[in-house]
RNA sequence: GCCCACAUAGCUCAGUCGGUAGAGCGUUCGCCUCUUAAGCGAAUGGCCGCGGGUUCGAUCCCCGUUGUGGGUA
Numbered sequence: 001g002c003c004c005a006c007a008u009a010g011c012u013c014a015g016u017c018g019g020u021a022g023a024g025c026g027u028u029c030g031c032c033u034c035u036u037a038a039g040c041g042a043a044u045g046g047c048c049g050c051g052g053g054u055u056c057g058a059u060c061c062c063c064g065u066u067g068u069g070g071g072u073a
Base pairs, nucleotide, nucleotide: 001072002071003070004069005068006067007066010025011024012023013022019056026044027043028042029041030040031039049065050064051063052062053061
């Protein structure tokens, strides 16, 4: 240089042949308990790396770009 994959909540990850996104862990509050832990319930939190395009509508399709990982001479 070229090729491929990935980037979504504080963390680890799902999701979609296009209809404005979820789980677990975490955090906070409550229940329970003599107390703690465990268990149970509730709450909390992201315009999906960034910029453009297509579309009535984009996390998803197209182009560019940034970062990370891998492959190749």